The part of an RNA shown here (large-subunit ribosomal RNA, domain IV) has 353 nucleotides and comes from a Candidatus Altarchaeales archaeon. The prediction has a mean pLDDT of 88. The full RNA is in RNAcentral, with records from ENA. The organism belongs to Candidatus Altarchaeales, within Archaea. Its Rfam family is "Bacterial large subunit ribosomal RNA". Gene Ontology terms of the family: structural constituent of ribosome and ribosome.
Context: one part of a larger RNA
RNA sequence: CCCUCGUUAAGGAACUAGGCAAACUAACCCCGUAACUUCGGGAGAAGGGGUGCCCUCUUAGGUGAAGGCCGGACGGCUGGAGCGUGAGGGGGCCGCAGAGAAAAGGCUCUAGCGACUGGUUACCAAAACCACAGGUCUCUGCUAACUCGGAAGAGGAUGUAUAGGGGCUGACACCUGCCCAGUGCCGGAAGGUUAAGGGGAGCGGUUAGGGGCAACCCAAAGCUGCGAACCGAAGCCCCGGUGAACGGCGGCCGUAACUAUAACGGUCCUAAGGUAGCGAAAUUCCUUGUCGGGUAAGUUCCGACCCGCACGAAUGGUGUAACGACUAGAGCACUGUCUCAACGAGGGACCCG
Numbered sequence: 001c002c003c004u005c006g007u008u009a010a011g012g013a014a015c016u017a018g019g020c021a022a023a024c025u026a027a028c029c030c031c032g033u034a035a036c037u038u039c040g041g042g043a044g045a046a047g048g049g050g051u052g053c054c055c056u057c058u059u060a061g062g063u064g065a066a067g068g069c070c071g072g073a074c075g076g077c078u079g080g081a082g083c084g085u086g087a088g089g090g091g092g093c094c095g096c097a098g099a100g101a102a103a104a105g106g107c108u109c110u111a112g113c114g115a116c117u118g119g120u121u122a123c124c125a126a127a128a129c130c131a132c133a134g135g136u137c138u139c140u141g142c143u144a145a146c147u148c149g150g151a152a153g154a155g156g157a158u159g160u161a162u163a164g165g166g167g168c169u170g171a172c173a174c175c176u177g178c179c180c181a182g183u184g185c186c187g188g189a190a191g192g193u194u195a196a197g198g199g200g201a202g203c204g205g206u207u208a209g210g211g212g213c214a215a216c217c218c219a220a221a222g223c224u225g226c227g228a229a230c231c232g233a234a235g236c237c238c239c240g241g242u243g244a245a246c247g248g249c250g251g252c253c254g255u256a257a258c259u260a261u262a263a264c265g266g267u268c269c270u271a272a273g274g275u276a277g278c279g280a281a282a283u284u285c286c287u288u289g290u291c292g293g294g295u296a297a298g299u300u301c302c303g304a305c306c307c308g309c310a311c312g313a314a315u316g317g318u319g320u321a322a323c324g325a326c327u328a329g330a331g332c333a334c335u336g337u338c339u340c341a342a343c344g345a346g347g348g349a350c351c352c353g
Base pairs, nucleotide, nucleotide: 001348002347003346004345005344006343007342008341010339011338014337019334027051028050029049030048031047036041038171052093053092054091055090056089057088058087059086060085062083063082067078068077069076070075094098106332107331108330109329110328111327112326113324114323118130119129134169135168136167137166138165139164140163146155147154148153172319173318174317175316177249178248179247182246183245184242185241186240187239188238191237192236193235197231198230202226203225204224205223206222209218210217211216250268251267252266253265254264277311278308289305290304291303292302293301
């Protein structure tokens, strides 16, 4: 010096990113307990007091001897001693200390997030992530939808729409605005477009035959190549609907009898221009915004304001009792975290072997 422990004057978080670590607290009985609340809770809130041993008294219930009575007997009734248990009263004793050792909550206030119990990165993350009851949309009429499987078949389900699959949201309370132009989905079928196929106008190849002196020309049937109209679904175009479907939810200028501001007006654009609620927020760049609170002093925190760079309503909005090894801030208690270090114990380090 290192590790693991123990104790410490005065101070008591000044340490530090942060009270990390340590300390405090701790059992049982009694008293006593706030806001808030979903009336269950919050609560072991908080905060106090008691606790050993000896003597004695009271009391409650337990067990129940001797004795007494009845009885022929088994036994029954009565009786209350003794013993042990709990609670209470009085008196006394000892120590620094009586839950005498060990084991055994520190507490409170405010805010954020998530309702909760639960689950998770086996081996650096337990969380605000996942799940969750509840809400809602959508598909599915049973050989269900859907999933696995080239298939047989199986799951769904020996279920049947109060059921099953999928998506989103995430207890509860109050709510959940506007836009269907784009994309998606659903519905529609008049019109446009449109494949294979059908159809076959027409054209070509071939040659029996015909014509021609010949070169060659014409050419039926059959076979064969091409092929125009016209008839051909769904889809797309088209017409509607639909947002707890994917998503979206403006700009400029002016205006009131101080100033400032703009209830008001004008104009451009849009499918429609963000409603309620919330707001420097897990979201605010400027920013340590400004004001208030807390501190001697506060880039954090709490309450406001609103100029929301770039909140906003089931990618839910705003609240919320209870809950949390969550996150942020404050206080009480307590402490070697610190001022600032010291001493002690054991084990290493070091020396010899």